[in-house]
């Protein structure tokens, strides 16, 4: 100097004018959601995607089956999770350092584009061979048999090429017509048993077996674990409206939101409940802001995270506020003038709370600080 990894913390600030939500005070009057004035507070690390897990309501403080669904080494942390720490295995990188849904394919179904002959209880495109059987020929004789040659016709082989992202173990001797785990040594895999370290994942070794059982479950399946549904338009009280109106089906309906059951309400004479016709209302108050809460000291722990004490109140809007001008400053960047300090211009990222919280994931500005690898100079 380049070129890369990981962390951490921020998200301009101050002052003046005008406004906007919210919640106290004070002061006047005609006493009302009245006015006036002053004062607190008033977006975000993602407030976003609603992808997870949860609180909180309600449905029976949820109950059986079934079918569906989520997870998936391993010990920990949490209310709790597919989240966090740590580790173990496997894979990427020269590394710092990253990235895995990482049970099960020797239960069973399915699937592999193009290519290639063939994609699995596999196959013959070049090619090897031609021992047998056959088939030309030569040459022998006991005349139908033997020995030689050629061809490569039946067949025989997977060695070598070739095709793929993958083609039924790898090298090497033997072995044979040519081969081939056919047979042997080593080796790499698999199972099983046995010692040794680890809380365990799983690490080391070792003996034994048949010689190899491919790849794919975020395919369907199997096995373990969990899992009842709806969601603040949850859900509760208040006001307001009206006639609980005509007509037609009518014995079952709803809760119940994938199905069975069960359990609970209304119903079945006075008729629940659906469907059509006509009608009124569509307003507010709660939930809703003191919480698995922020911040600091100590304390345990290797870390996530936990404990004591202390301190601090920190947005509640509902078509939806948090705004806007202006001037000084601060920092980064282009550009211009300047040897240069400097200084003048112009720009500054994603983005918007909606019951609240604990994650993930996406967008996205600049800093800082740890570390890795290369080049150069000493």
């Nucleotide at each position: 100097g380049g070129a890369g990894u990981c962390c951490g913390a921020c998200a301009g600030g101050u002052g003046a004018u005008c406004g906007c939500c919210g919640g106290g005070g004070u002061g006047c009057c005609g006493c009302g959601c009245g006015c006036a004035c002053g004062c607190c507070g008033g977006a975000g690390g993602a407030a976003a995607g609603u992808c997870c897990g949860a609180a909180c309501u309600c449905c029976a403080a949820a109950g059986g089956g079934c079918a569906g669904g989520g997870u998936g080494c391993u010990g920990g942390g949490u209310a709790a999770c597919a989240c966090c720490c740590a580790g173990g295995g496997g894979g990427a990188g020269u590394g710092a350092u990253c990235c895995c849904a990482c049970g099960g394919a020797a239960a069973g179904u399915g699937g592999a584009a193009c290519a290639g002959a063939g994609a699995g209880c596999a196959g013959a495109c070049c090619g090897c061979c031609g021992a047998u059987c056959g088939g030309a020929g030569a040459u022998g004789c006991u005349c139908g048999c033997a020995u030689c040659u050629c061809a490569g016709g039946a067949g025989g082989c997977a060695a070598g090429g070739g095709u793929g992202a993958a083609a039924c173990g790898g090298u090497g001797c033997g072995g044979u017509a040519a081969g081939a785990g056919c047979g042997c040594a080593c080796c790499a895999g698999c199972g099983u048993c046995c010692c040794g370290g680890g809380u365990g994942a799983c690490c080391g070794g070792g003996a034994c077996g048949g010689c190899u059982c491919g790849c794919u479950a975020a395919a369907c399946c199997c096995c373990a674990u969990c899992u009842g549904g709806a969601g603040c338009a949850a859900g509760a009280c208040c006001g307001a409206a009206u006639a609980g109106g005509g007509g037609a089906g009518g014995a079952g309906a709803c809760g119940u939101g994938g199905c069975c059951c069960g359990c609970g309400u209304c119903a079945u004479u006075c008729g629940a409940c659906u469907c059509c016709c006509g009608g009124g209302u569509c307003g507010g108050u709660c939930g809703c802001a003191a919480g698995a809460g922020g911040c600091g000291u100590c304390c345990g722990g290797a870390g996530a995270c936990g404990g004591c004490c202390g301190u601090c109140c920190c947005a509640g809007a509902u078509a939806a506020a948090u705004g806007a001008u202006c001037a000084c400053c601060a920092c980064g960047g282009u550009g211009g003038c300047u040897c240069a300090u400097g200084u003048c211009a112009c720009c500054g990222a994603c983005a918007g709370a909606a019951u609240u919280c604990g994650g993930c994931u996406u967008a996205c500005g600049g800093c800082g600080g740890a570390c890795u690898c290369c080049c150069g100079c000493g």

Annotation: The RNA shown here (Bacterial RNase P class A) has 378 nucleotides and comes from a Candidatus Eiseniibacteriota bacterium. The sequence is in RNAcentral, with records from ENA. The prediction has a mean pLDDT of 77. It is recorded under the gene name rnpB. Lineage of the source: Bacteria > Bacteria candidate phyla > Candidatus Eiseniibacteriota.